Small-subunit ribosomal RNA, central domain from an uncultured bacterium, 350 nucleotides, folded computationally.
Context: one part of a larger RNA
RNA sequence: CUGGGCGUAAAGGGUGCGCAGGUGGCAUGCCAAGUUUGAUGUGAAAUCUCCGGGCUCAACCCGGAAAAGGCAUUGAAUACUGGUGUGCUGGAGGUUUGGAGGGGGGACUGGAAUUCUCGGUGUAGCAGUGAAAUGCGUAGAUAUCGAGAGGAACACCAGUGGCGAAGGCGAGUCCCUGGACAACACCUGACACUGAGGCACGAAAGCCGGGGGAGCAAACAGGAUUAGAUACCCUGGUAGUCCCGGCCCUAAACGGUGCGUGUUUGCUGUAGGAGGAAUCGACCCCUUCUGUGUCGAAGCUAACGCGUUAAACACGCCGCCUGGGGAGUACGGUCGCAAGAUUAAAACUC
Numbered sequence: 001c002u003g004g005g006c007g008u009a010a011a012g013g014g015u016g017c018g019c020a021g022g023u024g025g026c027a028u029g030c031c032a033a034g035u036u037u038g039a040u041g042u043g044a045a046a047u048c049u050c051c052g053g054g055c056u057c058a059a060c061c062c063g064g065a066a067a068a069g070g071c072a073u074u075g076a077a078u079a080c081u082g083g084u085g086u087g088c089u090g091g092a093g094g095u096u097u098g099g100a101g102g103g104g105g106g107a108c109u110g111g112a113a114u115u116c117u118c119g120g121u122g123u124a125g126c127a128g129u130g131a132a133a134u135g136c137g138u139a140g141a142u143a144u145c146g147a148g149a150g151g152a153a154c155a156c157c158a159g160u161g162g163c164g165a166a167g168g169c170g171a172g173u174c175c176c177u178g179g180a181c182a183a184c185a186c187c188u189g190a191c192a193c194u195g196a197g198g199c200a201c202g203a204a205a206g207c208c209g210g211g212g213g214a215g216c217a218a219a220c221a222g223g224a225u226u227a228g229a230u231a232c233c234c235u236g237g238u239a240g241u242c243c244c245g246g247c248c249c250u251a252a253a254c255g256g257u258g259c260g261u262g263u264u265u266g267c268u269g270u271a272g273g274a275g276g277a278a279u280c281g282a283c284c285c286c287u288u289c290u291g292u293g294u295c296g297a298a299g300c301u302a303a304c305g306c307g308u309u310a311a312a313c314a315c316g317c318c319g320c321c322u323g324g325g326g327a328g329u330a331c332g333g334u335c336g337c338a339a340g341a342u343u344a345a346a347a348c349u350c
Base pairs, nucleotide, nucleotide: 004321005320006319007304008303012318014201015200016199017198021194022193023192025088026087027086028085029084030083031082033081034080035077036076037075038074039073040072041071042070049065050064051063052062053061054060091191092188093187094186095185096183097182098181103177104176105175106174107173108172109171110154115149116148117147118146119145120144121143125136126135162169163168206247207246208245209244210243211242215241216240220236221235222234223233258317259316260315261314262313263312266295268293269292270291271290272289273288274287275286276285299306300305323350324349325348332343333342334341335340
């Protein structure tokens, strides 16, 4: 390189936007670059292959033919690809109306609970465990009532439910703002798909500066357990967890399943919208679009299983894999304040 693959065996990039590139709907005119075809020239000789011949045969030699990835010039064809022009509406996008939503950002507000402070009542225990002890308490704890402070998280609603590209998003109100969906007509007229680099976003932990600190809690201390116990259990407890600004850029970042499009049998649930029938009205019922589940036809699969939300049948584009260990390591480069991230071997060994 070819070939084969990527749910679980090695293998889908964490996610999106998008330049280049690759690929690209229907009709038609022109061009003839790719493409097809004819002619001419060239493709040295030797070698190789075939036929014939000469050395007694062979090697070897001689003659003839064939072959030679192809290349150039020129004539023709126009289905397909391409270029160019014109047109079309089914792809894509837009206008209008409408309902749904924990989508994002900001400001303000609320109640329950924990902790702490102050005051009242009240007295000997409380807390904790398998059992204990450390711990707290006669300087009045725990319990209970009242008042206050402060931080964090939002019970029920809550759902195989909703929204978001992913990470993720859940008290309430207001402001700013993104996307999806449905319906009816109209508008633009291929404006599309994918996307190496690039750019942006990216849980938690961690880092820098400044705040904040109720609860929880790495580290740490003590008490237990134990042969030991640098643990599991208990009492404490600092970073951190929270906010603002700036970094970091990782994950079992998982559906372990890249994105887009088309095609093929069904049942049943659910969320949002539209239409119909019926009704005083609503629910129930029927049809349809979009999303989200479960089960299953064909088909696929090594099996498990997947199955219109495909892992079926195909096409376009990207990423990735190539025995285990060494190793996601070393070296070098790039990035980072650092931690480290990313790119990424070899010797050796089985």